């Protein structure tokens, strides 16, 4: 340099044939339980879906570009 993959919650990820309120686990908070903790149970907080632009009635999802990470290859 070229090709491909990835970037969504503090962390690990799902969602990817566009469809309307963006999710799970874990973590944090509160409460229950317990002599106190841990574990367990309930509730709850948390996101400009990497940035910008475009297509569309509608974009995490499609297109272009840039940024970051990874793999392969010369």
């Nucleotide at each position: 340099g070229c090709a491909c993959c990835c970037g969504u919650a503090g962390c690990u990820c799902a969602g990817c044939u566009g469809g309307a309120u963006a999710g799970a686990g874990u973590a944090g908070g509160u409460g229950g339980c317990u002599u106190c903790g841990a574990a367990c149970c309930a509730c709850u907080u948390g996101g400009u879906c990497g940035g910008g632009g475009g297509u569309u009635c509608g974009a995490a999802u499609c297109c272009c570009u840039c940024c970051g990470g990874g793999u392969g290859u010369g």
The RNA shown here (transfer RNA) has 74 nucleotides and comes from Sessilibacter corallicola. Its mean pLDDT, the model's own confidence on a scale to 100, is 80. It was read from a public genome assembly. It matches the Rfam family "tRNA". The family's RNA type in Rfam is transfer RNA. Rfam's curators write: Transfer RNA (tRNA) molecules are approximately 80 nucleotides in length.